[in-house]
Context: one part of a larger RNA
Molecule: large-subunit ribosomal RNA, half A
Organism: Spumella sp. NIES-1846
């Protein structure tokens, strides 16, 4: 650049939403609401309609087409008036209140105790009403909890949610036993106000009146009783009249007024009718424009006109007053409905006075007990209503006035009715919107649908061709009804049906630049090259980018984040401080006292005018009485406290309170419902458990015993017995773990006659059930199920919170806290106003102090010396002993001398700090009001505490920095050093720190040191490394070192010793010779010896030796990715010192520009000065989005909005213009109103990428070949071979599914590949019963339940009765046939119960009675049969030339009836069967008597029956159909089947009812009908029936290795249903 993908944006609206006005406020046994099923020529769905069924008839309207949405085709209909609209009728299937019932009433009948009368009762067509549904509003009966109280219990939430009952168009309330207060009012209801009130209240949170006042609307009446009369009366009573009130009334009695008109209303608040008017339900008339231009199209533009009681609106090919429909206005109804008014009819009576008597609502009022309602929580608690126990009065009475009493005032309870003003809107019509415009608006632009769930219940997505289908004829490619290319239509096809516009993520293709020695947030700044362009630009632009420098995302949350802490895969749309009421403050405006509320009037409306009730203010003070510019306190005249006037009403902004209150987010709690198809337990009724083993009791037997006992051998067949399949379970391991499977597979394992397993039906329900008990299970959910609701619960907690610029700018502290991550107050911040130097730095002066230091005088502590003549206990001497005195070593107070230590020592004592004064300075301080945030801090330095004078530790104080601070330096490095960023500059001079290269600046200078790469990590300790300093010693009289030589004698010193001779040890350590030489420095020897040293001489020669201090080095020196001054490298480019330059920051200066504040000004011009980092936070000024007004705006088919691109403008949010696309709207400005700005919320919805062409393709029973079909074949069809299952992977039922069955056609999607195939799609077809199953029969568990009983309501329980199989009862078999059905059709042969007819016989039958049905488990033995096997026989085939032999294949026949001709076995002589008798009595039963052998029963044989079946052959054509048709027997084994509900044994002792049979004694019916038997004839109702069934069709989200009850089940081997291999049959598992 061009496409795809996708569906945002813009435009549109069919649909929603809110409000207003009017109507209507119900429908229903005359069958509703709601549904089911039907109904059309063709019809799946929606709508309409109802067997009279897309409609029929009548009366109106209307006037040309019509047969709904919904086209096409077909066929009709209409000017003889259709379709269509309105009115009133007709029809209106089935379910549903669902109803032939029930209840109530009436009527009629009828008539218990008990005569009458009532009660109960009856009425299978007596009549009427009720029942059910429905949105909110209303009344009543029940009545939570979360929550708030920062916990929680009274309280609150709340007399709410929810459940229930009932009524109406409204409901409820209502004509004073009232409210008040010395004045009065006069039913109720609603609004405003009273009212932030009075009050109530763990006096907490909170709750919260009433009267008076202003309005809306107005309406009052009827009974009971006294008395009288009538009816009926022993009693209780009923009806009529009378009467209805509170300055009490009425009745009775006596008297009086009054007279039938007026008037009134006890009514018009009732019922009926007449007339008029209006409204509603269809409608009718209805003014005024043309041309040209552009265009596909005119309504646009231009020009010239016209209408208007009509310029509301919609449509018409773009925007229409004059084109269409309509609109304003004016008219209109056969019929129906409603309202208003008039008139008529029905229906009525009133008054006064008097004294006495009578009446004036009773288990009531009141009191009492316990509660509840009243604003009022028991309080002093009136008032009202229930409840327990009591219990009045009748006008000289009773109640109330907030305990109570008195007085006073007001009223008259214990009976009832009553319109309007008020509440609500499922429904109908009309209108409106600063409401939405497809993620919005209802959940829904139709859907409570699809889908999910057993159920209650939950619950979507999805709009747009075009003006008009003109919806693409025809041709081509193609297997093609896929898709595409031409052609054609159209203004446009890049409007082509996946259709307006068509953004982004994402994905292709093409082109330009770049890229293979290069490392890192992916950029910024600089920058060569290459390619390309245009003209909004000349200081040229775009794309790319070698190379260089600098550079660790964003958000949140933190002391601190690049963080390896949170969140974000990407893009788009949506997504969070709102609204109401009340208060506070500020601003603006009105008035000077301000102002109205509800309401009323006028108006289309906006509004205007009334309304002055009320509120605030105008005077304060005091507890109050009260006083008052003052008051209070007080003795006070003192002193002190408060006060001595500006407001008020609106609007706007901020903020507070109450409400969900910025948004999202719990786990809980409570209410009402739905669930026991899963699972737990139980109830009822059925079913199941191959085979083998063991051998209890008991019995018999042997032996024994007097008996008992014991014992032998058999029989026997027990058991929560054994082994082991099915079945049930689940101990181990592996696999699996995004599985084949949301619990399995494989291999082993446990139980397997029992407390066993299992089917069907039923019961128990969450404050619960069930539980052989694991807190297990109650539908994949369980320490309390699920669903909906209270509910937007609450959350001091986490997360998120969207455009720009300007100014100011914190805190991480104190104190309190069930408080420590929260909050209140203070501190610190912001804004406004005021005060005007008050604050503070600095300087000066003046102060007090008791820290650092120092000191030891005090208080303590501490070392040492001295003193010893204090003291102590020893030893010892002197003295004869004691005593005493002395001596001696040790210990040692106090004192003295010397020397130390101290937070809680001070004889002393600073610097700082603090206080005061003065000077002095800053948009400094202070005051008031409003609004905040902060109350986790971090490090560094210094002073301290804790700790170990450890910690990147912890706690304080002072200061700084970070936090909230960028820049330079420290390699990198929040807290260190320098320095505080308004903006621009390719200017200057500096700070810290640097100047060899990386890398800007000195390969600078001078003097030394270092040799260790020390520098460029560390200690004790070590070091003849080296430099410097100091003082000392030796030295030309020759040192130090080296070399040569000597190094002797007494003596082997003595002692000791085995020895000791210089050299084991002890003592002594002298003398001699000498230049010098030790009674010996070291080695050495058994001891000697030997070597050596000291010492001496010589040679040589000028310095040498040891000590102390000190600079720089060295050793000491071991760690984990990689050597590590930052690297290179350096002998300085290291170290110490000195000196001069230079570099170096966003600091300072310079130049230019801007903003804020102050000054000044008319001025926001100009000028001056100062300021301009910034998180939480505050203040100010703006941009943009949607809608509204001006407005029928400017503009717009000569092209609006949107989208894409681009070099313009602005300090920013943003704005303008051009081009392309597109095809209909739509700016700016001035104001207004908000669903007003997204990148983060594990946000919501949609789309897209990556992962990835990856994992996987679901049992390892297995495929191969050939042929066919076809566009195409591993996969479809056929054949052949191979393989697998075979107690199944086969066949048949039940459940469940519900057409999946069969045929033809197709191949988009589904099928984990493919596909010509299918359980897929389209079309057509298919299920046939008296006997099978179910119903028309019966009952079980259980369910429902007339009456009844119980219960606030709803309801619960239960009798009769009715239902209810998993059980009882109950009649058919074989063969054939279809593509698909068959015990169902056909053929053949049967049976069942009825009906009818005939014949014969008999009383029969219902209720009722009786029998019967009728039942457990285990075990053993036997009979029989199915079945299998073997042989015989028959047929065909193979091998062979033929035959035989051998091998292979087939060999059947029901039920019922008849015959008993046969028959095992069982029961029976312990008596089958039969007869008679018995009791009040029919039968049966029971009992007795007599008699004496039968009864039950599988099975077999014959018949049925052969013309059926049957291999093979033939025909046909290779399918189907057709023709002909052989043999059709014997033996063995033998069931879990059958005889058999039998028999035996055992203990746990084992449904019900009907069918059926018997009997008529009693009662009822029938009286020649009915029954029984036989024969014959006739007909025999409804539902199911296809297909799948251990499965690809059921339950598991799937064509899923799982689960699923019953029956049948052959051969060989075997005990066997184990196991292995096979048959029939089925299959090879969809890569």
């Nucleotide at each position: 650049g061009u496409a795809a993908a996708g569906a945002a944006u813009c435009c549109c609206u069919u649909g929603g939403u809110a409000u207003c006005c009017a109507g209507a406020a119900g429908c229903g046994a005359a069958g509703a609401a709601g549904g089911a099923c039907g109904u059309g020529g063709u019809u799946a769905c929606c709508g309409g309609c109802g067997a009279a069924a897309c409609a029929g008839a009548u009366c109106g309207g209307g006037g040309a087409g019509u047969u709904g949405g919904u086209c096409u085709c077909a066929a009709a209909u209409a000017u003889u008036g259709a379709u269509c609209c309105g009115a009133a009728a007709a029809u209106a299937u089935c379910c549903g209140a669902a109803u032939a019932a029930c209840u109530u009433u009436a009527u009629a009948c009828a008539g218990a105790a008990u005569c009458u009368a009532u009660a109960a009762g009856u009425a299978a067509a007596u009549a009427a009403a009720g029942a059910g549904c429905a949105a909110a509003c209303u009344u009543a009966g029940g009545g939570a909890a979360c929550u708030g109280a920062a916990a929680c219990a009274u309280c609150u939430u709340a007399a709410u949610a929810c459940c229930u009952a009932a009524a109406g168009g409204a409901a409820a309330a209502g004509a004073a036993a009232g409210u008040a207060a010395a004045a009065a009012c006069g039913a109720u209801u609603u609004u405003c106000a009273a009212a932030a009130u009075a009050g109530c209240g763990g006096c907490g949170a909170g709750c919260g009146a009433a009267a008076u006042g202003a309005a809306a609307a107005c309406a009052g009446c009827c009974u009971a009783a006294a008395c009288a009369u009538u009816u009926a009366c022993a009693u209780u009573a009923a009806a009529u009249g009378a009467g209805u009130u509170g300055a009490g009334g009425g009745a009775u009695a006596u008297a009086u007024u009054g007279u039938u008109a007026u008037a009134u209303a006890u009514a018009u608040a009732u019922a009926a009718a007449u007339a008029u008017a209006a409204a509603u339900u269809a409608g009718a008339u209805u003014a005024a424009c043309u041309a040209a231009u552009u265009g596909g199209a005119a309504a646009a533009u231009u020009a010239u006109a016209c209408u208007a009681u009509a310029a509301g609106g919609a449509g018409u090919a773009a925007u229409a007053g004059u084109c269409u429909c309509a609109u304003a206005a004016u008219c209109a109804a056969c019929a129906a409905u409603u309202u208003a008014u008039u008139u008529u009819u029905a229906a009525a009576u009133a008054u006064u006075a008097u004294a006495a008597u009578c009446c004036c609502a009773a288990g009531u009022a009141g009191c009492u007990u316990g509660g509840g309602a009243c604003a009022c929580g028991u309080g002093g608690a009136a008032u009202c209503c229930c409840u327990u126990g009591u219990g009045a009065a009748u006008c000289u009475a009773c109640g109330a006035g907030g305990a109570c009493c008195a007085a006073c005032u007001c009223g008259u309870a214990a009976g009832g009715c009553u319109a309007a003003a008020u509440a609500u809107u499922a429904c109908u019509g009309g209108a409106u919107g600063u409401c939405c415009g497809a993620u919005a608006g209802u959940g829904a632009a139709u859907a409570g649908u699809a889908c999910c769930g057993u159920g209650a219940g939950g619950a979507a997505a999805a709009g747009g061709u075009g003006a008009a289908a003109a919806g693409a004829a025809c041709c081509c490619u193609g297997u093609g009804a896929a898709a595409g290319g031409g052609a054609g239509u159209g203004a446009a096809a890049u409007a082509g049906a996946a259709c307006g516009u068509g953004a982004a993520a994402u994905u292709g293709c093409a082109a330009g630049c770049u890229u293979a020695c290069a490392a890192a947030c992916a950029g910024a700044a600089g920058g060569a090259g290459a390619a390309c362009g245009a003209c909004u630009g000349a200081g040229u632009g775009u794309u790319u980018a070698a190379c260089u420098u600098c550079g660790u995302g964003c958000c949140u949350g933190u002391u601190g984040a690049a963080g390896a802490a949170u969140g974000u895969u990407c893009c788009g749309a949506c997504g969070a401080c709102u609204u109401a009421u009340a208060g506070a403050u500020a601003g603006u405006g009105g008035c000077u006292g301000a102002u109205u509320a509800a309401g009323a009037u006028a108006g289309c409306g906006a509004u205007a005018u009334c309304a002055u009730a009320g509120u605030c203010a105008u005077a304060g003070u005091g507890a109050a009485a009260g006083c008052g510019a003052g008051c209070u306190u007080g003795a006070a005249g003192a002193a002190a406290g408060c006060g001595u006037u500006a407001g008020u009403c609106a609007c706007u902004a901020u903020u507070u309170a109450u409400a969900g209150a910025c948004c999202c987010g719990a786990a809980c709690c409570c209410g009402c419902u739905u669930g026991a198809u899963c699972u737990a337990a139980c109830c009822a009724u059925g079913a199941c458990c191959a085979g083998g083993a063991u051998g209890a009791a008991a019995u018999u037997u042997u032996a024994u015993u007097a008996u008992a006992u014991u014992u032998u051998a058999a029989u026997g067949g027990a058991g929560g017995u054994c082994c082991g399949a099915a079945c049930c379970g689940a101990c181990u391991a592996a696999u699996g773990u995004u599985g084949a499977a949301a619990a399995a597979u494989u291999a082993g394992c446990g139980g397997a006659u029992g407390a066993g397993u299992u089917g069907u039906g039923g019961u128990u329900a969450g404050u619960g059930g069930u539980g052989a008990a694991a807190u297990g299970c109650c539908a994949a959910u369980c320490g309390a199920a699920a669903g909906c609701g209270g509910a937007g619960c609450u959350a001091g907690c986490u997360g998120g919170u969207u455009c720009u610029c300007c100014a100011u700018g914190a805190a991480a502290u104190g104190u309190a806290u069930u408080u420590a991550g929260g909050u209140g107050c203070a501190g610190c911040g912001u804004u406004u106003a005021g005060u005007g130097u008050u604050a503070u730095a600095a300087u000066a002066u003046a102060g007090g102090g008791g820290u650092a230091a120092a000191g030891c005088a005090c208080u303590g502590u501490u070392u040492u010396g001295u003193u010893a003549u204090a003291g102590g206990g020893g030893c010892u001497a002197a003295u004869u002993c004691u005593a005493u005195u002395g001596g001696u070593a040790c210990u040692a107070a106090a004192g003295c001398g010397a020397g130390g230590c101290a937070a809680a020592c001070u004889c002393u004592g600073a610097a700082u700090a603090c206080u005061a004064u003065a000077u002095g300075u800053a948009u400094a301080a202070c005051u008031a009001a409003a609004c905040a945030g902060u109350a986790a801090g971090a490090c560094u330095a210094u002073g301290a505490g804790g700790g170990a004078u450890a910690a990147g530790c912890u706690u304080c104080a002072u200061a700084g920095u970070c936090a909230a601070g960028a820049g330079g330096g420290a390699a990198a490095c929040a807290g260190c050093c320098c320095a505080g960023a308004u903006c621009a500059c390719c200017a200057g001079a500096u700070a810290a720190g640097g100047c060899c290269c990386c890398a800007a600046a000195a390969u600078a200078a001078u003097u030394a040191c270092u040799a260790a790469g020390u520098g460029a990590u560390a200690a004790a300790g070590g070091u003849a490394g080296u430099g410097g300093a100091a003082a000392g010693g030796c030295u030309u009289a020759a040192a130090c070192a080296a070399u040569c030589a000597g190094g002797a004698g007494g003596u082997u010193u003595g002692c000791u010793u085995a020895g000791a001779a210089g050299c084991a040890g002890c003592a002594a350590u002298c003398c001699u010779u000498u230049a010098a030489a030790a009674a010996g420095u070291g080695c050495g020897u058994a001891a000697u010896a030997g070597c050596u040293u000291a010492c001496u001489g010589a040679u040589u020669u000028a310095g040498c030796c040891a000590u102390u201090c000190u600079g720089c080095g060295c050793c000491g020196a071991a760690a984990a990715u990689u050597u590590a001054u930052g690297g290179g490298a350096c002998u300085a480019a290291g170290u110490a010192a000195u000196u001069u330059g230079c570099c170096g920051a966003a600091g300072c200066u310079g130049u230019g520009a801007g903003a804020u504040a102050u000054a000044g000004u008319a001025a926001u011009a100009u000028u001056a000065u100062a300021u301009c980092g910034g998180u939480a936070a505050u203040g100010g000024a703006g941009c943009g989005u949607u809608c509204c007004a001006u407005a029928u705006u400017a503009g717009a088919u000569u092209g609006a909005a949107g989208u894409a691109u681009u070099a313009a403008c602005g300090a920013a949010a943003g704005u303008g213009a051009a081009u392309a696309u597109u095809g209909a709207c739509g700016a700016a400005a001035u104001g207004g109103a908000a669903g007003u700005g997204a990148g983060a919320a594990u946000g919501u919805c949609g789309g897209a990428u990556u992962g990835a062409g990856u994992a996987g393709c679901g049992a390892a029973a297995a495929c191969a070949u050939u042929g066919g079909u076809g566009a195409g074949a591993a996969u479809c069809c056929a054949a052949u071979g191979c393989u697998c299952c075979g107690a199944a992977a086969c066949c048949c039922c039940a459940a469940g599914g519900u057409u999946u069955c069969c045929u033809c056609u197709g191949g988009a999607a589904g099928g984990u590949u493919c596909g010509u195939c299918c359980a897929c799609a389209g079309a057509g077809g298919g299920u046939u019963a008296g006997u099978c199953a179910g119903g028309g029969c019966c009952u079980a568990a259980g369910a429902u339940g007339a009456g009844g009983c119980u219960g606030a309501a709803a309801a619960g329980u239960a009798u009769a009765a009715u239902c209810g199989a998993u059980g009882g009862a109950u009649a058919a078999u074989a063969g054939g046939u279809u593509a698909a059905u068959a015990u169902u059709c056909c053929u053949a042969u049967a049976c069942u119960a009825a009906u009818u007819a005939u014949u014969a016989c008999u009383a029969g039958u219902a209720u009722c009675g009786a029998g019967g049905g009728a039942c457990g488990a285990a075990g053993a033995a036997g009979g029989c049969u199915a079945a299998a096997c073997u042989g015989g026989c028959c047929u065909c085939u193979a091998u062979u030339a033929u035959g035989g032999u051998u091998a292979a294949a087939g060999g059947u026949u029901u039920a019922a009836g008849u015959a008993u001709u046969c028959a095992a076995a069982g029961c029976a002589u312990a008596g089958a069967g039969a007869a008679u008798u018995g009791g009040a009595g029919a039968a049966a039963a029971c009992a007795a008597u007599u008699u004496a052998a039968g009864c039950u029963a599988a099975g077999a044989u014959a018949u049925a029956a052969a013309u059926a079946c049957a291999a093979a052959a033939c025909u046909a054509a290779a399918a189907a159909a057709g023709u002909u048709a052989a043999a059709g027997u014997a033996g063995u084994u033998a069931a879990u089947g059958u005889c058999a509900u039998g028999c035996u044994u055992c203990c746990a002792a084992g449904a019900a009812a009907a069918a059926c049979u018997c009997g008529c004694a009693a009662u009822g019916c029938u009286a020649u009908a009915a029954g029984u038997a036989a024969u014959a004839a006739u007909g025999a109702c409804c539902u199911g029936u296809a297909c799948c069934u251990u499965a690809a069709a059921c339950c598991g989200a799937c064509a899923c290795a799982g689960g699923u009850g019953g029956g049948g089940c052959g051969g060989u081997a075997g005990a066997g249903a184990a196991u292995a291999c096979c048959a029939a049959g089925g299959a090879g598992c969809g890569c």